The prediction has a mean pLDDT of 81. The RNA shown here (transfer RNA) has 76 nucleotides and comes from an Elusimicrobiota bacterium.
[in-house]
RNA sequence: GGGGUCGUGGUGUAGCCUGGCCUAACACGCUGCCCUGUCAAGGCAGAGACCGCGGGUUCAAAUCCCGUCGACCCCG
Numbered sequence: 001g002g003g004g005u006c007g008u009g010g011u012g013u014a015g016c017c018u019g020g021c022c023u024a025a026c027a028c029g030c031u032g033c034c035c036u037g038u039c040a041a042g043g044c045a046g047a048g049a050c051c052g053c054g055g056g057u058u059c060a061a062a063u064c065c066c067g068u069c070g071a072c073c074c075c076g
Base pairs, nucleotide, nucleotide: 001075002074003073004072005071006070007069010028011027012026013025020059030046031045032044033043034042052068053067054066055065056064
């Protein structure tokens, strides 16, 4: 230098190919309450990401296109 995969709450993932539902889902973690003599476990409720960044297409983009940054892998 060329090519490929990935980048979504604090953490791990799903959703992306087949754009659409109004409040981006699940688990763990976190906060509060209930339960308990206490803790843990269990039950209920809640906060937390607008999707690496920028731009484009579209009525509408996490999802399609372009550029770019980072991580890993392959080729030279």
The source organism's lineage runs through Bacteria, Pseudomonadati and Elusimicrobiota. Its Rfam family is "tRNA". The family's RNA type in Rfam is transfer RNA.